Predicted 3D model of a 121-nucleotide RNA (SAM riboswitch aptamer (S box leader)) from Flavobacterium crassostreae.
Model confidence (mean pLDDT): 80 of 100.
The same sequence occurs in records of 2 taxa.
Its Rfam family is "SAM riboswitch aptamer (S box leader)". Rfam's curators write: The SAM riboswitch is found upstream of a number of genes which code for proteins involved in methionine or cysteine biosynthesis in Gram-positive bacteria.
RNAcentral holds the sequence, with entries from Rfam and Ribocentre.

RNA sequence: AUGUUAUAAAGAAAGGACGAGGGAAUAGACCCGUUGAAGCCUUAGCAACCCUUGGAUUAAUGGUAUUUAUUUAUUCAUGAAGGUGCUACAUUCUACCAUAAUUUAAAUGGGAAGAUAACAA
Numbered sequence: 001a002u003g004u005u006a007u008a009a010a011g012a013a014a015g016g017a018c019g020a021g022g023g024a025a026u027a028g029a030c031c032c033g034u035u036g037a038a039g040c041c042u043u044a045g046c047a048a049c050c051c052u053u054g055g056a057u058u059a060a061u062g063g064u065a066u067u068u069a070u071u072u073a074u075u076c077a078u079g080a081a082g083g084u085g086c087u088a089c090a091u092u093c094u095a096c097c098a099u100a101a102u103u104u105a106a107a108u109g110g111g112a113a114g115a116u117a118a119c120a121a
Stems, first nucleotide, its partner, number of pairs: 002120006013043004021032003026095004044087003049083002051079001053077005059071004091113001096110004
């Protein structure tokens, strides 16, 4: 760097050094920022994808003859030691398609792109 699946209007910030841009990219809008942002470091926290523990169901296998053990998958609850992630704004909003059709304005659903995790090659 690629593919698959899942998730996203909830939640959680202080300090230090630095010094002008930043909210992924393009455009528009709206915001954050010299009352010091973004990125970096330290500490703290949030969440629960992987994970811990326990239960239920399903399937397979072994033993056995009524159920028991192991494993797979799904699901519910629990925890936070570890691997990640996150801690302004809905993924900040819109852009493409549909509802839908002449204009204007707004909305809903889906897609694309991006983010994160797990898995695969």